């Protein structure tokens, strides 16, 4: 260079061929329980779904661009 996967919450990951408000484990904070941490129970908060633009009534999903990450092969 060429061809192929990937980019979603601090962290690992889902999201079933476009449609309720984007979820879940861990983590954080909060209250509960305990003499007290810890476990374990509720609750909360955190996402420009890598950037851009195009298609649609509606895009994390479909196209086209770019950056960036891996893995094959010259």
């Nucleotide at each position: 260079g060429g061809c192929g996967a990937g980019a979603u919450a601090g962290c690992u990951c889902a999201g079933c061929u476009g449609g309720c408000u984007a979820g879940a484990g861990c983590g954080u904070c909060u209250g509960g329980u305990u003499c007290a941490u810890a476990c374990c129970c509720a609750g909360a908060a955190g996402g420009u779904c890598g950037g851009g633009g195009g298609u649609u009534c509606g895009a994390u999903c479909c196209c086209c661009u770019c950056u960036c990450u891996c893995g094959c092969u010259a």
Transfer RNA from an uncultured Bacilli bacterium, 74 nucleotides, folded computationally. Model confidence (mean pLDDT): 80 of 100. Rfam family: tRNA. The family's RNA type in Rfam is transfer RNA. Rfam's curators write: Transfer RNA (tRNA) molecules are approximately 80 nucleotides in length.